[in-house]
RNA sequence: AGAGUUUGAUCCUGGCUCAGAACGAACGCUGGCGGCGUGGAUUAGGCAUGCAAGUCGAACGCGAACGUCACCUUCGGGUGGCUAGUAGAGUGGCAAACUGGUGAGUAACGCGUGGGAAACAUGCCCUUCAGUGGGGGAUAACACUCCUAACGGGGUGCUAAUACCGCUUACGCUGCCCGGGUCGCAUGGCCUGGGCGGGAAAGAUGGCCUCUUCAUGAAAGCUGUCGCUGAUGGAUGGUCCCGCGUCCUAUUAGCUUGUUGGUGAGGUAACGGCUCACCAAGGCGUCGAUGGGUAGCUGGUCUGAGAGGAUGGUCAGCCACACUGGGACUGAGAUACGGCCCAGACUCCUACGGGAGGCAGCAGUCGAGAGGCAUCCGCAAUGGGGGAAACCCUGACGGUGCGACGCCGCGUGGGUGAUGAAGGCCUAUAGGUCGUAAAGCCCUGUCAGAGGGGAAGAAAUGUUCCGUAGCGAAUACCUGCGGGAUUUGACGGUACCCUCAGAGGAAGCUCCGGCUAACUCCGUGCCAGCAGCCGCGGUAAUACGGAGGGAGCGAGCGUUGUUCGGAUUUACUGGGCGUAAAGGGCACGUAGGUGGGUCUUCAAGUCAGAGGUGAAAUCCCCCGGCUUAACCGGGGAACUGCCCUUGAAACUGAAGAUCUUGAGGCCGAGAGAGGGUUGCGGAAUUCCUGGUGUAGCGGUGAAAUGCGUAGAUACCAGGAGGAACACCGGUGGCGAAGGCGGCAACCUGGCUCGGUUCUGACGCUGAGGUGCGAAAGCCAGGGGAGCGAACGGGAUUAGAUACCCCGGUAGUCCUGGCCGUAAACGAUGGGUACUAGGUGUUCGGGGAGUCGACCCCCUGAGUGCCGCAGUUCACGCAUUAAGUACCCCGCCUGGGGAGUACGACCGCAAGGUUGAAACUCAAAGGAAUUGACGGGGGCCCGCACAAGCGGUGGAGCAUGUGGUUUAAUUCGACGCUACGCGAAGAACCUUACCGGGGCUUGACAUAUAGAUGACCGCCAUAGAAAUAUGGCUUCCCGCAAGGGCGUCUAAACAGGUGCUGCAUGGCUGUCGUCAGCUCGUGUCGUGAGAUGUUGGGUUAAGUCCCGCAACGAGCGCAACCCUUGUCCUUAGUUGCUAGCGGGUUAUGCCGAGAACUCUAGGGAGACUGCCGGUGAUAAACCGGAGGAAGGUGGGGAUGACGUCAAGUCAUCAUGGCCCUUACGUCCCGGGCUACACACGUGCUACAAUGGGCGGUACAGUGGGUUGCAAAUCCGUAAGGCCGAGCCAAUCCCCAAAACCGCUCUCAGUUCGGAUCGAAGUCUGCAACUCGACUUCGUGAAGUCGGAAUCGCUAGUAAUCCCGGAUCAGCAUGCCGGGGUGAAUACGUUCCCGGGCCUUGUACACACCGCCCGUCAAGUCAACCGAAUUGGGUGCACCAGAAGUCGCUGUAGUAACCCCUCGGGGAGCAAGGUGCCGAAGGUGUGCUCAGUAAGGGGGACUAAGUCGUAACAAGGUAACCA
Repeated sequence: AGAGUUUGAUCCUGGCUCAGAACGAACGCUGGCGGCGUGGAUUAGGCAUGCAAGUCGAACGCGAACGUCACCUUCGGGUGGCUAGUAGAGUGGCAAACUGGUGAGUAACGCGUGGGAAACAUGCCCUUCAGUGGGGGAUAACACUCCUAACGGGGUGCUAAUACCGCUUACGCUGCCCGGGUCGCAUGGCCUGGGCGGGAAAGAUGGCCUCUUCAUGAAAGCUGUCGCUGAUGGAUGGUCCCGCGUCCUAUUAGCUUGUUGGUGAGGUAACGGCUCACCAAGGCGUCGAUGGGUAGCUGGUCUGAGAGGAUGGUCAGCCACACUGGGACUGAGAUACGGCCCAGACUCCUACGGGAGGCAGCAGUCGAGAGGCAUCCGCAAUGGGGGAAACCCUGACGGUGCGACGCCGCGUGGGUGAUGAAGGCCUAUAGGUCGUAAAGCCCUGUCAGAGGGGAAGAAAUGUUCCGUAGCGAAUACCUGCGGGAUUUGACGGUACCCUCAGAGGAAGCUCCGGCUAACUCCGUGCCAGCAGCCGCGGUAAUACGGAGGGAGCGAGCGUUGUUCGGAUUUACUGGGCGUAAAGGGCACGUAGGUGGGUCUUCAAGUCAGAGGUGAAAUCCCCCGGCUUAACCGGGGAACUGCCCUUGAAACUGAAGAUCUUGAGGCCGAGAGAGGGUUGCGGAAUUCCUGGUGUAGCGGUGAAAUGCGUAGAUACCAGGAGGAACACCGGUGGCGAAGGCGGCAACCUGGCUCGGUUCUGACGCUGAGGUGCGAAAGCCAGGGGAGCGAACGGGAUUAGAUACCCCGGUAGUCCUGGCCGUAAACGAUGGGUACUAGGUGUUCGGGGAGUCGACCCCCUGAGUGCCGCAGUUCACGCAUUAAGUACCCCGCCUGGGGAGUACGACCGCAAGGUUGAAACUCAAAGGAAUUGACGGGGGCCCGCACAAGCGGUGGAGCAUGUGGUUUAAUUCGACGCUACGCGAAGAACCUUACCGGGGCUUGACAUAUAGAUGACCGCCAUAGAAAUAUGGCUUCCCGCAAGGGCGUCUAAACAGGUGCUGCAUGGCUGUCGUCAGCUCGUGUCGUGAGAUGUUGGGUUAAGUCCCGCAACGAGCGCAACCCUUGUCCUUAGUUGCUAGCGGGUUAUGCCGAGAACUCUAGGGAGACUGCCGGUGAUAAACCGGAGGAAGGUGGGGAUGACGUCAAGUCAUCAUGGCCCUUACGUCCCGGGCUACACACGUGCUACAAUGGGCGGUACAGUGGGUUGCAAAUCCGUAAGGCCGAGCCAAUCCCCAAAACCGCUCUCAGUUCGGAUCGAAGUCUGCAACUCGACUUCGUGAAGUCGGAAUCGCUAGUAAUCCCGGAUCAGCAUGCCGGGGUGAAUACGUUCCCGGGCCUUGUACACACCGCCCGUCAAGUCAACCGAAUUGGGUGCACCAGAAGUCGCUGUAGUAACCCCUCGGGGAGCAAGGUGCCGAAGGUGUGCUCAGUAAGGGGGACUAAGUCGUAACAAGGUAACCA
């Protein structure tokens, strides 16, 4: 510090996800030791049991027992001493308000921070001053007695105090009144003087005899200590007030009646509506009141570079609470966790009358929960309470235990060791790897184990001794200080140290497709499963499961959850808004924000210095202590904040003064569809009237509906009415926007220019607010020509609730009122300033010139285009900014859900404004790129169409395919590019299929070991055969050893036309013989990529030329190759024969010839070379000459980068998988030849351009010894017999159409030949299934073929035969050959295919694409919903506990007063009563949540239905309201 993920690729936007750190965690697997921490986050749910707050006898009274000793005894027992002034309870004092727990409540002066109290109080403690005199009456305990189940309570009697109550005295205390000084901040504070009032107390204990009295000693005395009382100051801990800070929500906008203030009173420690009476009507709030939700706050903690964000467990500070709610009492302090009263819920006891209780103290228990410990030890330390002290108490605390919960440390061994062991795994079978790893050898001894030693934590206090100081009469006591001795350890025999033995007891977890370090095998086969995101899995999975190996971390490792980070993805630091989400439809304007020049002052902001505070702990730095670390201690820094004070005055601000440039006014001109009202005008449509006129008009792609003989359309004339204003008219004008268009008048807003004339910052923006606001729509009243939703009809169509046509109502128009939205767009808020230009245009002003106009120059305001810098993701913008800056407003934060739901406001309604969530997706998007595509465009090709000729589709047959059938009908090929294809030839074989019969090292290959000497063959028998059995026969080389060859046995292995062509090689088809496909360097672009390769010409061609940020190059094109066409040359047999000779009925038959044809070698020839024209003078094209041939002469071979997961595992090869007495192999028979059908490709025809018969000609390619076969003969023929010749320019196979005659005469025929019958021929082991051919007979369909469709542009089509491969035999197929031999092409609009350029795109599996909505099915969440349940809460009323306060108090009553002693009074006080008042009740609202018949939509879900809306001009351009 980034990475993955939208795309074919790219850049951007943008979300999602990951890597990091952390945790009071939990879960899974695993687990050796120690240290330090930490551990009920959920039910503030309920709790058994024990403990957690007592102590003081030096405040006070009372006061045992057990036991023991002694005595007495009636032996039952009794008394006394000790126990012991002990235990115990009680009175009294102090403490119990601390400590400890929890976070429910609380959005608050609760907390934090800084101030204030001149408005307060403070027990114990400290300082200082003063005092502590003298009396009184009770009461608990106790004793007796009564009630009660219990808890408890009553009565009578006794008694003490540091308990209680008067009295005296008293100041510096206090109330009132009268002054003085000083200070402050308004009230007032402090100091001080005087007067009149008020108010205290308690004793306990140690020592002593100096003084007084009694008097060995004691006290009333002295002295000390601890107390007590009044007062002062301090300290500590509190209380109150204030500034600032402190979560979300406006779908909470108004709240408030003790409310806000005043006066008075009450109350409090104290201020205060804190409370009350009266008076006033205030107070708070968009700087967010009120309401709702959530939450203890902080120091800190986690994270982060920081700013921030999240959090508040442990530790520390504050607050709140103590079963829930209310209340007071006591007290210095509480409205009191382990106190009280009342109400309620719950639990327990009960004799049913009534009682008891409160773990959110420490342990522990139950419950709920994913989830958190011992009913431990000790007061030794630290701290707290009481006490004079000893001491007691202390679940605070110190420790130990449990939990890998966290952090930290240590160990599980070290060295050596290569036969690289065994074994596992992989393997190209060579080997590699686990791996120096192990074993083995040599060592060490941490931890754990055993034995032994053994701390620090302890210093105090107390006691005692000594010294010293104070007090004092004192060498006493007491107190302080110093020293010595002594006393105290839960942890714990722990830490630590020593010794012993022995590698012995101690390693796992996750991951290995990318992100992200780490790869192979097997299994599985879209199954099982994985997954944080992208995504893996459908037979070769580095992604699932296992294994081997590897990577990472390590007593842990992973997972889950949560937080921050990454995320500059809420942007203060540090983002945006033309098209990605985002500018409000527009204006006016309130609050607010912000604001021109100069001068002066102030000092709020700002800056600087000093001071206070910012608790400790934490973080950081340094030092130190535990062996180290974690941890702990000390010091420092820091705590970015707040407050106070001193100063500065530039900037902002405030106050004052002034200025003119911003802004506005005034004067003079100007342009304009700016707005409103009224009137006027002509053209056109329609209607009405009249006329002319006759059969149609109208409408469309074509039609029809419609109109018209009742006279339309057309034409003419006249009239009516409504709406809109042609031309001018223009990226012209005006307006804020919406918007505004004939002409005129009136009313009216704004703008511009010129003029230095005035005011003097008056400005800009603008949350709320107000107004304006197209169309459609609504209400009321008019109007209504044309147009025209809805609706009707006609067409179109599969349908057509549409597009087209004929009609047509609302509406469109006017007046008044609503609505308030639009793709209200420049998709661009307003204002100001600055930053190159060029060129139009509108309206002004000026200059020069001119008679004037035009024109030229300068300048202002608008409005366009182009363009630099700059900017932008790009496109683009560019003085009219999207540039550079400032000010203000609005808005955005992934897509969908959704501009929806609910709520609120507005509206007559329609609806508008505001505006979520659940759920769901891993994207949704912008711009640009390359392709592909378009019922987009341009250019250009091709038998692509057109023009022609002949076919197919109809018939019969052949052949292939589908389908069906079958035991099997083997398999493959499936649009073009499968279907006379693999098949250049299935009767057996082939053959892969089926049935049956056999074999198992095999039909075939290699090699080993053993055995053997043959194997083969022949014969016989059985059999369908394979085969079996029997018989016969039977090796080679070598002297030998041995070798070769064969057979048998065994084990390796063979074998497979079994699967996968989607694992492959090779080969092939196709686009396409189309003209394309690329590269290097350079340049341009952020990039994909572009350029080159585009453009202008030209070509069959990316062929060539020119131009050009390109310059070159490669694969293709062309050429080189073969063939054919002309000529030359060479050669002359088997080919040829002109001339010569010979011969024949005839024939190159012979001699001969080498001319010709031909054969087959070599060459020539054609190159736009020449001429003319066109063209840029180029390339090239057109025409011409010459030439056998002319513009690639014809034909062939030759197939770029690639596409189709095209075809082939059955040609072959081959990975993997599968079979192994069978999926191998052998044999016989059958099948591949089936047949209701369908299709493709062909053949033959339908006839006279023909059929039949007869006659007569002319080829070439090729083939031939297992062959081709002549001639003769036989047969009607197929063919047969015989067999010349030929291994071939020699012999043979070997022509037909044509031509010449005759006949048939248009018919199912003398066409056509299927089918069938009969008889034959040939091949072959064998023609039944299932061959070909022949003859005779038979003589079917068919009379030129619907929709549709194929081939062909010249020696071509058509037509006619011939040959060959395969092959025993079997072509209508295939591959070749020659014979005869046409027609047509205007042309490129259309169909198909293709090339180039361009355009649009939501396509990229690329239009056979993408994609929308209803319906049907399933799942899920939310909404509405009669009603119903629960929680919270407001208001009104009822009732009203405890209790404070008030009133009363003629129950009662010790202290004080009076008294005649009977009593009375004061005071207290039970009770009564009043206000307030919790729970409760009634009624009525609000709100949240749950349930719910039913309802509407939404989201998601491989292969459902219907259509085709959108993306291309998406086939009616799309979209907004």
Predicted 3D model of a 1521-nucleotide RNA (small-subunit ribosomal RNA) from an uncultured bacterium. The RNAcentral record of the sequence draws on ENA. Its mean pLDDT, the model's own confidence on a scale to 100, is 84.